[in-house]
Molecule: small-subunit ribosomal RNA
Organism: uncultured prokaryote
RNA sequence: AGAGUUUGAUCAUGGCUCAGAUUGAACGUUGGCGGCAGGCCUAAGACAUGCAAGUCGAGCGGUAACAGAUCUAGCUUGCUAGAUGCUGACGAGCGGCGGACGGGGGAGUAACGCGUACGUAGGAAUCUACCCAGUAGUGGGGGACAACUUGGGGAAACUCAAGCUAAUACCGCAUACGCCCUACGGGGGAAAGCGGGGGACCUUCGGGCCUCGUGCUGAUAGAUGAGCCUGCGUUAGAUUAGCUAGUUGGUGAGGUAAUGGCUCACCAAGGCGACGAUCUAUAGCUGGUCUGAGAGGAUGAUCAGCCACACUGGAACUGAGACACGGUCCAGACUCCUACGAGAGGCGGCAGUGGGGAAUAUUGCACAAUGGGCGCAAGCCUGAUGCAGCCAUGCCGCGUGUGUGAAGAAGGCUUUCGGGUUGUAAAGCACUUUCAGUUGGGAGGAAAAGUAGCAGUUUAAUACGCUGUUGCCCUGACGUUACCAACAGAAGAAGCACCGGCUAACUCCGUGCCAGCAGCCGCGGUAAUACGGAGGGUGCAAGCGUUAAUCGGAAUUACUGGGCGUAAAGGGUACGUAGGCGGUUAGAUAAGUUGGAUGUGAAAGCCCUGGGCUCAACCUGGGAACUGCAUUCAAAACUGUCUUACUAGAGUAUGGUAGAGGAUAGUGGAAUUUCAGGUGUAGCGGUGAAAUGCGUAGAGAUCUGAAGGAACACCAGUGGCGAAGGCGACUGUCUGGACCAAUACUGACGCUGAGGUGCGAAAGCGUGGGGAGCAAACAGGAUUAGAUACCCUGGUAGUCCACGCCGUAAACGAUGUCAACUAGCCGUUGGGAGUCUUAGUAUUCUUAGUGGCGAAGCUAACGCGAUAAGUUGACCGCCUGGGGAGUACGGUCGCAAGAUUAAAACUCAAAUGAAUUGACGGGGGCCCGCACAAGCGGUGGAGCAUUGGUUUAAUUUCGAAUCAACGCGAAGAACCUUACCAGGUCUUGACAUUCAGAGAAUUUACUAGAGAUUGUUAUGUGCCUUCGGGAACUCUGGGACAGGUGCUGCAUGGCUGUCGUCAGCUCGUGUCGUGAGAUGUUGGGUUAAGUCCCGUAACGAGCGCAACCCUUGUCCCUAGUUGCCAGCGAGUAAUGUCGGGGACUCUAGGGAGACUGCCGGUGUUAAACCGGAGGAAGGUGGGGAUGACGUCAAGUCCUCAUGGCCUUUAUGACCAGGGCUGCACACGUCCUACAAUGCGUCGUACAAAGGGAAGCAAACUCGCGAGAGCAAGCAAAUCCCAAAAAGCGGCGCCCAGUUCGGAUUGCAGGCUGAAACCCGCCUGCAUGAAGCCGGAAUCGCUAGUAAUCGCGGGUCAGCAUACCGCGGUGAAUACUUUCCUGAGCCUUGUACACACCGCCCGUCACACCAUGGGAGUCGGUUGCACCAGAAGUAGGUUGCUUAACCUUCGGGAGGGCGCUUACCACGGUGUGGUCGAUGACUGGGUGAAGUCGUAACAAGGUAGCCGUAG
Repeated sequence: AGAGUUUGAUCAUGGCUCAGAUUGAACGUUGGCGGCAGGCCUAAGACAUGCAAGUCGAGCGGUAACAGAUCUAGCUUGCUAGAUGCUGACGAGCGGCGGACGGGGGAGUAACGCGUACGUAGGAAUCUACCCAGUAGUGGGGGACAACUUGGGGAAACUCAAGCUAAUACCGCAUACGCCCUACGGGGGAAAGCGGGGGACCUUCGGGCCUCGUGCUGAUAGAUGAGCCUGCGUUAGAUUAGCUAGUUGGUGAGGUAAUGGCUCACCAAGGCGACGAUCUAUAGCUGGUCUGAGAGGAUGAUCAGCCACACUGGAACUGAGACACGGUCCAGACUCCUACGAGAGGCGGCAGUGGGGAAUAUUGCACAAUGGGCGCAAGCCUGAUGCAGCCAUGCCGCGUGUGUGAAGAAGGCUUUCGGGUUGUAAAGCACUUUCAGUUGGGAGGAAAAGUAGCAGUUUAAUACGCUGUUGCCCUGACGUUACCAACAGAAGAAGCACCGGCUAACUCCGUGCCAGCAGCCGCGGUAAUACGGAGGGUGCAAGCGUUAAUCGGAAUUACUGGGCGUAAAGGGUACGUAGGCGGUUAGAUAAGUUGGAUGUGAAAGCCCUGGGCUCAACCUGGGAACUGCAUUCAAAACUGUCUUACUAGAGUAUGGUAGAGGAUAGUGGAAUUUCAGGUGUAGCGGUGAAAUGCGUAGAGAUCUGAAGGAACACCAGUGGCGAAGGCGACUGUCUGGACCAAUACUGACGCUGAGGUGCGAAAGCGUGGGGAGCAAACAGGAUUAGAUACCCUGGUAGUCCACGCCGUAAACGAUGUCAACUAGCCGUUGGGAGUCUUAGUAUUCUUAGUGGCGAAGCUAACGCGAUAAGUUGACCGCCUGGGGAGUACGGUCGCAAGAUUAAAACUCAAAUGAAUUGACGGGGGCCCGCACAAGCGGUGGAGCAUUGGUUUAAUUUCGAAUCAACGCGAAGAACCUUACCAGGUCUUGACAUUCAGAGAAUUUACUAGAGAUUGUUAUGUGCCUUCGGGAACUCUGGGACAGGUGCUGCAUGGCUGUCGUCAGCUCGUGUCGUGAGAUGUUGGGUUAAGUCCCGUAACGAGCGCAACCCUUGUCCCUAGUUGCCAGCGAGUAAUGUCGGGGACUCUAGGGAGACUGCCGGUGUUAAACCGGAGGAAGGUGGGGAUGACGUCAAGUCCUCAUGGCCUUUAUGACCAGGGCUGCACACGUCCUACAAUGCGUCGUACAAAGGGAAGCAAACUCGCGAGAGCAAGCAAAUCCCAAAAAGCGGCGCCCAGUUCGGAUUGCAGGCUGAAACCCGCCUGCAUGAAGCCGGAAUCGCUAGUAAUCGCGGGUCAGCAUACCGCGGUGAAUACUUUCCUGAGCCUUGUACACACCGCCCGUCACACCAUGGGAGUCGGUUGCACCAGAAGUAGGUUGCUUAACCUUCGGGAGGGCGCUUACCACGGUGUGGUCGAUGACUGGGUGAAGUCGUAACAAGGUAGCCGUAG
């Protein structure tokens, strides 16, 4: 510090996710030790049991228990019982102090609660036990009540009555200051003793007295602690905007420690609030903690400060302090006890229990230390605290060994079978002993206190007490402490997660979109580095992962530090309130600002630096820091405030100018329509084509006239005006603004603008008019599968006017307003000035608008660019992923429609902008092709063949499926082939290699069987040899292995098809662009061609094109058999038959030839094109081979090869039989036809290219024929197949289901072959079906082509309408590119990129989900009104009662009880608000491949979109 993820790729925007740190954690798994910390975050839910607050006998009366002492009694002479408070002590009680601290948890609280800070002793608001200091006192009396005794009630808790008694309990009196009150005269107010010691003196023998100590009282001061007031700060919501009657203030009174509406009476009508009152929700606050570079954000466990609380609610009492956790009273809920009358209780103290929960410990030890309470003290109490126990909960430290050790062991895993890896790892050898274990030793935490001596102090004193010092004694829960030593032995001690990318780390096996994984992207459908296991590796380590949570990354709320033309985002527009901001000059001030000083900012923590535990964590000393606040001093630049002045901002006045600026009244012509009349006759109108409609009752057309409403052609212009919406004939009236020129005046009067107010297209609404045209709705006609649309004919609201609403638009420049600054060039509108030619203008400058380019700059890019989206300033509005949703609920506005304000649950990992490359378009341009057109012939109709499909035991083996499967693999299924089916057999196998044994191999015959096979039988001993044996072959046996046309063509190689023989596809360097990419390859010409030329930020190059190759067409040379025969010779019935020949044909080798080379024209002086000459051939001469980068996961595992998987007495192998040929059917491809350009028959002519030995077979003979017999020749330019056919010349047929056509069937034959039943071909005779040229549609072909005619070959025993070749005869047409189809290039749009067979919208149906509405129902909370009124306090009191004081002795004062009034908790009634739960039905969202259509994206097939209405 970043990374992954939207796309085919790119840049941007933008969300989601990850890597880091952290935690009071939990869960999974594993677990050796120690130190230091931490440990109910949930039910402020309920609690059994024990403990957590007592203490003081030096305050008191006392003596229940214990011990001692003394006395008495009994006796078993040391025991028992009793007595005496005598002593140590002490239960209960009176009294004092403390139970307001310490400990707990965080319910409530949005508040002077907390934090921080100031102020408050002044005529002007405080208290403070214990403690400290000084000061003044501590005199003298009195009456009770507990305990106790007696009696009574009760189950108990407890309680009542009578009687006795003490005090540091209580009450008077005296005295009293510096205290309090005061009318300033005065008045009022206190106390308590106790303990130690003691020389005189006194004594009732208790003491007095003295002294010391300690208490007590009054007042003062301090310290500590507490109360009150105030400034500032302190969560969210405005879908909470108004709240408030003790409310705000005053006067007086009451009350309090004290101020105060704190309370009351009266008076006034205030107080708070947009700087957020009130209400609602949530929440203890802080030091700090976590994170972060910081600013911030989150948080408030442990530790520390403050607050509030103590079962829930209320209340007071006592007290210095409480409205009191372990006190009281009342009410309520709950629990327990009960004799049913009545009682008891409060763990949010420490342990512990059950409950809740993902989850959090022992019913431990000790007061040894620290601290607290009481006490003179000893001491007692202390679940505070110190320790221990449990828990890897966290942090820190240590260990689980160290060295050596290659045969690189075994085993595992993997393998290309060679090896590699685990791996110096192990074993082995040599060492060490931390920790744990055993044994022994052993600090520190301990100082006090006590006691004894000495010194000092106090004192009358050598007592006591206190202080100092010395000695002695004694105190440890932890604790078997820390630590040290010895002993033994590598001995007792390693796991977890991960390994596709992010992110360090890879292979095998299993699984097969299953099981599963997953933080995001995503993996898994038979070769998964992503699932599960294993080996290996990586990371951390007594832990490791997961989950949850916070901050970070996130500049993703942006103060530091973001944005708003198109990504989310400028308000529709103006005026203007509050607010914010504000020109120049001088002076004053000092609020802001800046600096210094002082105080404070608790401690702990963080940071720095020392120290202590062996280190560290941890503990500890010091410092810094705590960025803050306050006070004070100073400065005066800037901002503010006040004062003074100015004119550059702003405004006013004067004179002009332009204008569809606004309002209103009037006027005008053209056109449409309607009406009236004339002329006139059959149609008009409308459309892609029609129809509805109008018209013989006279339309349409045309002429004349009239009526009425609405809109204003030309001018007209990126022209004008207006804030925007918007404004267009002409004239008048009223009126707003702008601009220009020059001067004068005012003197900052300004800018922006939350709320607010006005204006605000169209549609719509209300009332009243108006209504020509147009025209939602509606009706009809068409179109269509449908057509509630598009098209047509009609047509109502509306459109128009007046008045009033609505308040929205893609209200757009998708660009808020104002101001300043920053290159130029070209138009145009309004005004002004100058110059020239000259009176028409031209030109220059300037100013205000309005446009086009463009520099710098900006921008993601597109683009913007003085009219900024540049550089800055001021103010406002708005945005923060997509969907849900501009929706719901609530509020406001509206007559309504609706507008405005405006969420959440849930869901997705994207949504989006700009640009790029493709692909696509019922977009455009250019161009090509048998693509159309022009032609010729077919297919589709018939029969047959073949293929498919379907049936079957046999998926009737398998594959191929648009073009590019379908006479395709198959160049040929009777058996074989053959892979399929049923049956019969074999299991190292039919085939290969290897080992052992036997035997040569081979061959004959017989038997069983359908055969494979089986049994028997006979024959035969070969070849090489170093004599050991070996090689080939056969049989038997065993293990390795063979075998598989089994699966996967979506694991592959190879081969092939296709686009397409289309002209394309790329690269290097350079340049441009942030980039994907572009350029080159585009443009102008041209070509069959990215062929060539020119131009050009490109220059070159490669694969393709072309050429080189084969064949064919002409000629030449060479050669001349088996081919040829002109000339010469010979011969025959005839024939190159023979001698000869190389001229010719031909054969097969080599050459020549064609290159736009030549001429003319066109063209850019080019490339090239057109025409011509010559030539056998002319512009690639014809044909072939040749197929760029790539596309289709195209085809093939059944040609072959091959990974993986499967099978191994079977999915292998053998055999005979069956099947691949089955038949409702349909398509494709052929053949043959339907006939006379034909058919039949007779005669007759002319090829090419091939094949031939298990072969082709002549001639001859036989047969109607297929063929048979015999047999010459030929391994073939020699012989054979072999007859070419159409053609030509005759004859017949005469338009018909025929002398066409030949299917089908019968009979008789032939051939091949072991074998023609299923299931071959051919022949003869007989039979003689459909079919008379084929609907929609569709195929091939541009010249030696189509069409037509035959011939040959491969396959093959046999089987050809198929396939591959060969030649014969031999056309027609092409105007053109509009259209169909396919392809190429350029351009354009795109929401497509699996690329239009794309994408995608809505209803309906189904499932799921959260949520809104909903007749209502239930509950929480709260407002208002009323009822009620426990306990308590205060007031009243004519009832009852009463120790201290007073008394005139009657009583009084004062008190208590009771009653009553006020306040008030619980509770109750009624009525509202609000929140939550639930509810038939209903709206919405999301889903797999459902249904219906096709709205959007291309001109998306009616351009789309916005507002509104239907």